[in-house]
């Protein structure tokens, strides 16, 4: 240097054939249950999807540039 995968709540993922309100699981809060704790139930907080732009009437999702991690090639 060239090429390629990935980056979505505090963690882990689903959604990438363009239009549900961005979905589940852990953790966290609160409530029940319990002698206490766990567990179990039921509730509720949190991501506008690395980042800027851009195409559309509508972008997580397609298009450019970039930034971070990998991987492959010189």
């Nucleotide at each position: 240097g060239g090429g390629g995968a990935c980056g979505u709540c505090g963690c882990c993922u689903a959604g990438u054939g363009g239009a549900u309100u961005a979905a589940g699981g852990c953790c966290c809060c609160g409530g029940a249950c319990u002698g206490u704790c766990g567990a179990u139930c039921c509730g509720g907080u949190g991501a506008u999807c690395g980042u800027g732009g851009g195409u559309u009437c509508g972008a997580g999702u397609c298009c450019c540039a970039u930034c971070g991690u990998c991987c492959c090639c010189g």